[in-house]
Parts: sequence; C1' cells; structure tokens
RNA sequence: CUCGAAAAAGGUAAACCAUCUGAAAAGGUGGGACACAAAGCUACAGAACCGAAAGGUUGGCUGAGCUACCGAAA
Repeated sequence: CUCGAAAAAGGUAAACCAUCUGAAAAGGUGGGACACAAAGCUACAGAACCGAAAGGUUGGCUGAGCUACCGAAA
C1' cells in the first nucleotide's frame, strides 16, 4: 500500500413521526434505526427525480476525484 476479521473502539443514520424551509424534487433540526468500511466531501461523467422553461435535487444510484478512524490474516 492492497485488504476488511463470525475482532475491538469509535462513527454515520433509511423508512417512519414531529417541526421548519422550498412551487416541487428535496433539504435543515429533533426523535428513530433499515443499513453502511468511506453511507466523509465534490454534481465532473452517466443515471434517476422535480420543473412549461430557465434551472434545480439526489454523494444512502453508479463511475471518477480528494480526504480519513481502527486493525487480524493474507
């Protein structure tokens, strides 16, 4: 460095509920846990979604880029 243990510590938090923001997709906060080894960050490419359009949303859809805790075996 690759890797990710029927290991430990620590972390995140889907659905749903309350409330707030937004035309919407969706997002913030609190509760809550389905899951996650980058489920940390970035809309660059693809994709999905909202919108009449302009444009926007999703990083917990995939790829890519950047960064990172812990630690056996190989």
Predicted 3D model of a 74-nucleotide RNA (c-di-GMP-I-GGC riboswitch aptamer) from a Candidatus Aerophobota bacterium.
It was read from a public genome assembly, where an Rfam model found it.